[in-house]
Context: one part of a larger RNA
RNA sequence: GGACGAACGCUGGCGGCGUGCUUAACACAUGCAAGUCGAACGGUGACGAGGAGCUUGCUCCUCCGAUCAGUGGCGAACGGGUGAGUAACACGUGAGUAACCUGCCCCAGACUCUGGAAUAACAGUUGGAAACAGCUGCUAAUACCGGAUACGAGACGGAGAGGCAUCUCUACCGUCUGGAAAGUUUUUCGGUCUGGGAUGGACUCGCGGCCUAUCAGCUUGUUGGUGAGGUAAUGGCUCACCAAGGCGACGACGGGUAGCCGGCCUGAGAGGGUGAACGGCCACACUGGAACUGAGACACGGUCCAGACUCCUACGGGAGGCAGCAGUGGGGAAUAUUGCACAAUGGAGGGAACUCUGAUGCAGCGACGCCGCGUGAGUGAAGAAGGUCUUCGGAUCGUAAAACUCUGUCCUUGGUGAAGAAAAGGACGGUAGCCAAGGAGGAAGCCCCGGCUAACUACGUGCCAGCAGCCGCGGUAAUACGUAGGGGGCGAGCGUUGUCC
Numbered sequence: 001g002g003a004c005g006a007a008c009g010c011u012g013g014c015g016g017c018g019u020g021c022u023u024a025a026c027a028c029a030u031g032c033a034a035g036u037c038g039a040a041c042g043g044u045g046a047c048g049a050g051g052a053g054c055u056u057g058c059u060c061c062u063c064c065g066a067u068c069a070g071u072g073g074c075g076a077a078c079g080g081g082u083g084a085g086u087a088a089c090a091c092g093u094g095a096g097u098a099a100c101c102u103g104c105c106c107c108a109g110a111c112u113c114u115g116g117a118a119u120a121a122c123a124g125u126u127g128g129a130a131a132c133a134g135c136u137g138c139u140a141a142u143a144c145c146g147g148a149u150a151c152g153a154g155a156c157g158g159a160g161a162g163g164c165a166u167c168u169c170u171a172c173c174g175u176c177u178g179g180a181a182a183g184u185u186u187u188u189c190g191g192u193c194u195g196g197g198a199u200g201g202a203c204u205c206g207c208g209g210c211c212u213a214u215c216a217g218c219u220u221g222u223u224g225g226u227g228a229g230g231u232a233a234u235g236g237c238u239c240a241c242c243a244a245g246g247c248g249a250c251g252a253c254g255g256g257u258a259g260c261c262g263g264c265c266u267g268a269g270a271g272g273g274u275g276a277a278c279g280g281c282c283a284c285a286c287u288g289g290a291a292c293u294g295a296g297a298c299a300c301g302g303u304c305c306a307g308a309c310u311c312c313u314a315c316g317g318g319a320g321g322c323a324g325c326a327g328u329g330g331g332g333a334a335u336a337u338u339g340c341a342c343a344a345u346g347g348a349g350g351g352a353a354c355u356c357u358g359a360u361g362c363a364g365c366g367a368c369g370c371c372g373c374g375u376g377a378g379u380g381a382a383g384a385a386g387g388u389c390u391u392c393g394g395a396u397c398g399u400a401a402a403a404c405u406c407u408g409u410c411c412u413u414g415g416u417g418a419a420g421a422a423a424a425g426g427a428c429g430g431u432a433g434c435c436a437a438g439g440a441g442g443a444a445g446c447c448c449c450g451g452c453u454a455a456c457u458a459c460g461u462g463c464c465a466g467c468a469g470c471c472g473c474g475g476u477a478a479u480a481c482g483u484a485g486g487g488g489g490c491g492a493g494c495g496u497u498g499u500c501c
Stems, first nucleotide, its partner, number of pairs: 001501004006497005013373006019366002021331001026329003030326003035074003040071002043068001048063007081284003091208007100201002105197008113147004122137006153177006159170004210256003217247003222244008259281004263274004286307005309320004337363001339362003345359001346357004376406004386397004410442001411438006420428001445490005450471003456485005466473002
């Protein structure tokens, strides 16, 4: 000198764009953050329409069907948060899978036949303070379970071809095995099997990136083999048996620290530092463990167990998890609103209308940062008054002020008023912008002035009070302390502190 997610002191007019718990992965009141589908299903059935009966304002029937809980489907594994753990194939980069999976989506081929038994809802009933649970009975389906069919597909054996050791491929041959679901008003939307694509994931390997030897030896599923189990899949991943191996000064093992990267800061570069915001990957979801469901989880707003904590209780038993968005307490030098809207972009469900969406779009707060603008312009010497200094002559503040003539950026008031939205539909927002009027009116501070380092005098103080980044100032004329005048620097900021280069 530059930089900052900064803080502190003094000061503070406006706008745009960004950005805002770096500390306690501390504990959380309250609200919201994941639902949707009636074109899968049985019920419920407000309102309305039509009809019938009559006791003339009620009952019954039919249609339409808002709504509601339930069965079922898809989603809830995305999106959002955090950085605790992790020195590891976690990440980056480059390869490999003849060792793999992939819902929804796209392309292609074949099919969608025929039966059955339940169960929730509901009704009745029982237990319980509650959470909830039990029993009996009834019912539906794109829920569940059989049977048939098999172009493909899988397993085994054979044949042919190919490769990279295991192996792979084939419209070839033989044996065995397994599937489907309907609904609607017609189009549509679906379901099953198979092949391919796309997307997403899984695994393996080469190389790369911290400190420490005041850590020198480490290891028994350890290293390898055979066989088996398990997995989507290779593999000590697990198990039985066998062998005795495997790693290490090219730093094993241990300890400390740490999410990694694109990037960001600095620097001429090499390098050094860093990993906030934005993007990619990983890990975690009160702490520890486990599996279930599913295409996908060992699952933030799912389940079970254990633990700590908090809450309810009729003491028998139950409920909870903000490292989602706001917000509260606490910690701290320190970090915001319990806002508006789904109008846009995107996501889930749905045929759609649409519903949901604290993702997102916006608004609010903070000079926290960057950028832009303003706080007026011209004329104006009697060099006014006043302040300060003075050699008492004057000098300086100083064209500065006053005064006169103007202007209207920002501002105030009134009017008009968007784009963002493909037909309608705009939270932002009567916002941005535009027009008119008003009036210099409402808008300047902070630090420094001994040298480094731009900028000097007076008074006060008297090694005191104090200053200070270094050198150093102050003990009676202090340009170094305090105040004043003057000056210098930067300017809605200016200084200080901290950290990095």
This is a predicted structure of a 501-nucleotide part of an RNA (small-subunit ribosomal RNA, 5' domain) from an uncultured bacterium. The full RNA is in RNAcentral, with records from SILVA.